RNA sequence: CCCCGGGGAGCCAGCUUGGCUGAGAGGGACGCGUCGCGGCGUCCGACCCGUCGAACCUGAACCCGUUAGCACGGGCGGAGGGAGGG
Numbered sequence: 001c002c003c004c005g006g007g008g009a010g011c012c013a014g015c016u017u018g019g020c021u022g023a024g025a026g027g028g029a030c031g032c033g034u035c036g037c038g039g040c041g042u043c044c045g046a047c048c049c050g051u052c053g054a055a056c057c058u059g060a061a062c063c064c065g066u067u068a069g070c071a072c073g074g075g076c077g078g079a080g081g082g083a084g085g086g
Stems, first nucleotide, its partner, number of pairs: 001086003004050004010020004027044006056081003062075004
């Protein structure tokens, strides 16, 4: 570099928008559902990550500090899992 694969989308106010952290905070299409939003599913997109693996999941509705809450610092803990070929 090429191809392929894994993954998440939170909190607050609020009622359709605004604010916070973050790489990303569900952007688009279709379908289901609802009086209508919200919501759910599939595909695509953006972003992050692929064994040198803390992306992400489980324990966990965890523990301490802190915050309006999420976030953040520490612990649990290099614990158990976790997606690669040319």